Predicted 3D model of a 145-nucleotide part of an RNA (small-subunit ribosomal RNA, 3' minor domain) from Limosilactobacillus ingluviei DSM 15946. The coordinates come from a structure-prediction model, not an experiment, and the mean pLDDT is 82.

[in-house]
Context: one part of a larger RNA
RNA sequence: CACCGCCCGUCACACCAUGGGAGUUUGCAAUGCCCAAAGUCGGUGGGGUAACCUUUUGGAGCCAGCCGCCUAAGGCAGGGCAGAUGACUGGGGUGAAGUCGUAACAAGGUAGCCGUAGGAGAACCUGCGGCUGGAUCACCUCCUU
Numbered sequence: 001c002a003c004c005g006c007c008c009g010u011c012a013c014a015c016c017a018u019g020g021g022a023g024u025u026u027g028c029a030a031u032g033c034c035c036a037a038a039g040u041c042g043g044u045g046g047g048g049u050a051a052c053c054u055u056u057u058g059g060a061g062c063c064a065g066c067c068g069c070c071u072a073a074g075g076c077a078g079g080g081c082a083g084a085u086g087a088c089u090g091g092g093g094u095g096a097a098g099u100c101g102u103a104a105c106a107a108g109g110u111a112g113c114c115g116u117a118g119g120a121g122a123a124c125c126u127g128c129g130g131c132u133g134g135a136u137c138a139c140c141u142c143c144u145u
Stems, first nucleotide, its partner, number of pairs: 003108001005105001008101002011098001013095004018090003023085006031077004039070001041068004047063003052059002111132009
């Protein structure tokens, strides 16, 4: 490399990460209920018993046993949190080049853009309101020479 320019979106292909997703699966902490070892504590203690008392009989105390409370582990239940995975699905990013058109940039060939509503293979189109960051023509005001 200067309009044989620039440039927009759909579609197709490849790769990347990601959202949704019937579910599947792993882990974590807790909740409720069930069961309950060992142990402390409490009750009972008719069985046992050396120290103390009494005096040879017993008493106190203690122990076994039994009961209860608490409770590790375990079981059941429904939830919470986190991770992995999941047919299918949504858009996004990147890519030498491909398909369809040509929306924007010049008045870009219907000026463009913003908001909003409807419509459409796609860029987009149409209606309404707004802006000039619109060209052209005419007029007016101001500034400079």